[in-house]
RNA sequence: GCCCGGGUGGUGAAAUUGGUAACCACGUAACACUCAAAAUGUUAUGGUCGCAAGACCUUGCCGGUUCGAGUCCGGCCUCGGGCA
Numbered sequence: 001g002c003c004c005g006g007g008u009g010g011u012g013a014a015a016u017u018g019g020u021a022a023c024c025a026c027g028u029a030a031c032a033c034u035c036a037a038a039a040u041g042u043u044a045u046g047g048u049c050g051c052a053a054g055a056c057c058u059u060g061c062c063g064g065u066u067c068g069a070g071u072c073c074g075g076c077c078u079c080g081g082g083c084a
Base pairs, nucleotide, nucleotide: 001083002082003081004080005079006078007077010026011025012024019067027045028044029043030042031041032040046057047056048055049054060076061075062074063073064072
């Protein structure tokens, strides 16, 4: 230098014909149980603003296509692999 694959919550990881972003697991918090803890169970859990109702933002970054993009197209960053 060229080619292939990856980058999504606090973490791992789904979503593959473009149609509610985050199912599932872990973690965390509160509560129950316990003398106390562990284990277990229930509920909640992306971010910002707000007393609240709610509003806005969010798939590595910047653009494009589209009524609509994590998904398609272009450029870039980064990680892993291959060729030379």
Transfer RNA from a bacterium, 84 nucleotides, folded computationally. The prediction has a mean pLDDT of 81. The sequence was found in a public genome assembly.